[in-house]
Context: one part of a larger RNA
RNA sequence: GCCGGCGAGUUACUCGUCUGUGGCAAGGUUAAGCGAUGAGCGGAGCCGUAGCGAAAGCGAGUCUGAAUAGGGCGACACAGUCAUGGGCGGUAGACCCGAAACUGAGCGAGCUAUCCAUGGGCAGGCUGAAGCGGGGGUAAGACCUCGUGGAGGGCCGAACCGACCUAGGUUGAAAACUGGGCGGAUGACCUGUGGAUCGGAGUGAAAGGCUAAUCAAGCUCAGAGAUAUCUGGUUCUCUCCGAAAUAUAUUUAGGUAUAGCGUCGAGUGUUUGCGUUUCGGCCGUAGAGCACUGUUUGGACUAGGGGCCCUACCAGGUUACCGACUUCAGGCAAACUCCGAAGACCGUCACGGUUAGCGCGGGAGUCAGUGUGCGGGGGAUAAACUUCGUACGCAAAAGGGGAACAACCCAGACCAUCAGCUAAGGUCCCCAAGUACUAGCUAAGUGGUGAACGAUGUCCGAGUGCAUAGACAACCAAGAGGUUGGCUUAGAAGCAGCCAUCCUUGAAAGAGUGCGUAACAGCUCACUGGUCAAGUGUUCGGGCGCGGAGAAUUCAACGGGGCUCAAGCUAGUCACCGAAGCUAUGGGUGUGCAGGCCUGCGGGCUCUGCACGCGGUAGGAGAGCGUUCCAGUUGCGAGAAGCGGAUGCGUAAGCCUCCGUGGAGCGGCUGGAAGUGAGAAUGCCGGC
Numbered sequence: 001g002c003c004g005g006c007g008a009g010u011u012a013c014u015c016g017u018c019u020g021u022g023g024c025a026a027g028g029u030u031a032a033g034c035g036a037u038g039a040g041c042g043g044a045g046c047c048g049u050a051g052c053g054a055a056a057g058c059g060a061g062u063c064u065g066a067a068u069a070g071g072g073c074g075a076c077a078c079a080g081u082c083a084u085g086g087g088c089g090g091u092a093g094a095c096c097c098g099a100a101a102c103u104g105a106g107c108g109a110g111c112u113a114u115c116c117a118u119g120g121g122c123a124g125g126c127u128g129a130a131g132c133g134g135g136g137g138u139a140a141g142a143c144c145u146c147g148u149g150g151a152g153g154g155c156c157g158a159a160c161c162g163a164c165c166u167a168g169g170u171u172g173a174a175a176a177c178u179g180g181g182c183g184g185a186u187g188a189c190c191u192g193u194g195g196a197u198c199g200g201a202g203u204g205a206a207a208g209g210c211u212a213a214u215c216a217a218g219c220u221c222a223g224a225g226a227u228a229u230c231u232g233g234u235u236c237u238c239u240c241c242g243a244a245a246u247a248u249a250u251u252u253a254g255g256u257a258u259a260g261c262g263u264c265g266a267g268u269g270u271u272u273g274c275g276u277u278u279c280g281g282c283c284g285u286a287g288a289g290c291a292c293u294g295u296u297u298g299g300a301c302u303a304g305g306g307g308c309c310c311u312a313c314c315a316g317g318u319u320a321c322c323g324a325c326u327u328c329a330g331g332c333a334a335a336c337u338c339c340g341a342a343g344a345c346c347g348u349c350a351c352g353g354u355u356a357g358c359g360c361g362g363g364a365g366u367c368a369g370u371g372u373g374c375g376g377g378g379g380a381u382a383a384a385c386u387u388c389g390u391a392c393g394c395a396a397a398a399g400g401g402g403a404a405c406a407a408c409c410c411a412g413a414c415c416a417u418c419a420g421c422u423a424a425g426g427u428c429c430c431c432a433a434g435u436a437c438u439a440g441c442u443a444a445g446u447g448g449u450g451a452a453c454g455a456u457g458u459c460c461g462a463g464u465g466c467a468u469a470g471a472c473a474a475c476c477a478a479g480a481g482g483u484u485g486g487c488u489u490a491g492a493a494g495c496a497g498c499c500a501u502c503c504u505u506g507a508a509a510g511a512g513u514g515c516g517u518a519a520c521a522g523c524u525c526a527c528u529g530g531u532c533a534a535g536u537g538u539u540c541g542g543g544c545g546c547g548g549a550g551a552a553u554u555c556a557a558c559g560g561g562g563c564u565c566a567a568g569c570u571a572g573u574c575a576c577c578g579a580a581g582c583u584a585u586g587g588g589u590g591u592g593c594a595g596g597c598c599u600g601c602g603g604g605c606u607c608u609g610c611a612c613g614c615g616g617u618a619g620g621a622g623a624g625c626g627u628u629c630c631a632g633u634u635g636c637g638a639g640a641a642g643c644g645g646a647u648g649c650g651u652a653a654g655c656c657u658c659c660g661u662g663g664a665g666c667g668g669c670u671g672g673a674a675g676u677g678a679g680a681a682u683g684c685c686g687g688c
Stems, first nucleotide, its partner, number of pairs: 001688006011092003015089010027047003033041002051058002061073004095233002098230001102223006113197009122187001124156003127152001131148006160184003164181005199215001201211003236624006246259005260366002263362003267358002274352003279347003283343001287339001288337002293333003297329004304322002306319004369394010399410003414587004419583003425577003428561003434574001436573006447563001453547002457544010474531004480504003485499003510525001514523002588614008596605003625677001627674010642661005648655002
């Protein structure tokens, strides 16, 4: 891991409550006990028939109170009780498994920590303390020197004890080892044997170390099924309905209580609910506005202030300073409003529909939500962000589209069909359906990511300048004189700079547009004539494109192939395809109504018709299948159960039959009782 078996809402109670059924009923019923394990007896007791008060107590009243007041709770409608089945609750382990822990009584120091007693062990080599002796030295010493001596938690290094580094080992040879190097090795050394100390206790050169592979409190058994607002698991089928992820409170936030939302029952009730319409009410949002509160730009006017002048003081003058108020023009506001929608809400009228509502009672689940659109707050007018409101979805919704894709678009699956029509979305091929039609646009593979900004891309529209008295572009020619204007300057001659910018000749020509020179020169432009012959310049708006545009292994930013008067884009037209939508045909089932049948008149029926329904998690309600045993009844055994195989029946759980095997028990029906259904619990046991 697989297979098989086992494996989780049970049982008890004179307990509570609701409901089904049955008995009796203003009553109902017994308990222990007796009795025959029976019938029966047994009325003690319990519940009900009266309440109020803390109580004494009073009583259809009573309590409070001074009260015959008021008020509270009652009476004046409403039947209970016993038994039994079911739902739920309570008390018990209370659906099952699961702690870490706590407490008690015991067992452990043959491991290890420390201690006590008594034994044992430490190759070899090195160093050479004190003391002592000789010699030197001194007044004596100190001191020096040579020996001797053999000290030391001394040195090197085996045994022995340890464990610093590294490699291997890591389902090991080993639940701590092996190899190589390493530390101590006469000591606070190592070690044998016997003995002592233990669970909040021991022992500890102290690491929370060690106390038998276990230690921030050992192990064993018991309390014990400790407790677990936590995790996991919880076993057959079908039918009807179908949530919530919110409010308030909480030592509360992943729990719970009440309400909200779902379900079931018996009521109420006939429009109270919902949608749309009519009319009425209400509001201060969007927008707008500046009348208030604030804020704000410029101007005018000007009180006041500052500067300057004047001045003994008082005054006075002036100002390209500041500036309240007033005023003109122009703005801004969630906590501004002179205004003010759409719309929401409340009421009302009408219409619609097998359309809910409302109160009561039984059982719940839910209290982590989430996405998108719209309206806001927070954030950065960030987030698959966060927090509200609102609508819809997902959650609990399958199907079609979107390449794939809970939430987007279409659309809500009772079952069947090799029938039809459509939705979104599509119709060249993958791939069902137009290589469809009409008119344009795009050249960028734009389509098939992206902004500010930039640009003689291209199409369309609207202005405006010039133009056959000849424009625009090109070419030919002219572009002059006073004059090198004046100043400046080394120079300044159209062209470094400053000032002025006139006159003449003319078709036209600046006291000069740019290049150029040291300064001149030279080239060129403005402006003019000619040649040519028809448009040319500019502005604004719109459509589609271009650049802007860099990411990591080719294409990789159309799903792919591939597509260019498209198979792209815009506008339009007609077809077709396309879903579990709709239709058609058949079938099932729920509810309501009508008919039929039966009836013990309460009702019942898988008889028929019509109408409307039948997605579904948590969850509520209903109806069934199957297993074991018991009672009654009825069967099989001329082959029971079980096992293997096969046809058939039923909407399902399942059931019947046949063949084989097997060799002695088993089934149907009506009831009853449960150790009653397995795929999951890192489930338990067994097999492989």
A computed fold for a 688-nucleotide part of an RNA from Pseudolabrys sp., annotated as large-subunit ribosomal RNA, domain II. The source organism's lineage runs through Bacteria, Pseudomonadota, Alphaproteobacteria, Xanthobacteraceae and Pseudolabrys. It matches the Rfam family "Bacterial large subunit ribosomal RNA".